Model confidence (mean pLDDT): 81 of 100. This is a predicted structure of an 82-nucleotide RNA (transfer RNA) from Moritella dasanensis ArB 0140. The sequence was found in a public genome assembly. The source organism's lineage runs through Bacteria, Pseudomonadati, Gammaproteobacteria, Moritellaceae and Moritella dasanensis. Its Rfam family is "tRNA".
[in-house]
RNA sequence: GCCCGAGUGGUGAAAUCGGUAGACGCGGUGGAUUCAAAAUCCUCUUCCGAAAGGAGUGGCGGUUCAAGUCCGCCCUCGGGCA
Numbered sequence: 001g002c003c004c005g006a007g008u009g010g011u012g013a014a015a016u017c018g019g020u021a022g023a024c025g026c027g028g029u030g031g032a033u034u035c036a037a038a039a040u041c042c043u044c045u046u047c048c049g050a051a052a053g054g055a056g057u058g059g060c061g062g063u064u065c066a067a068g069u070c071c072g073c074c075c076u077c078g079g080g081c082a
Stems, first nucleotide, its partner, number of pairs: 001081007010026003019065001027045002030042003046055003058074005
């Protein structure tokens, strides 16, 4: 240099044919239970904001009524070829 694959909350990940982003776990907060604990159960858990609301899927553009998903360029990581 060329060709593939991947990038989503703190973390592992899901998201069907483009149609409510973060399901379901892990971890964490608060509570119940217990003499106390473990286990179990319940609640909350992306960010900004007092709220209303707004932002957010590696970055910037594009297509579309609508993009994590499609298209272009770039960044990072992994693999292959030279």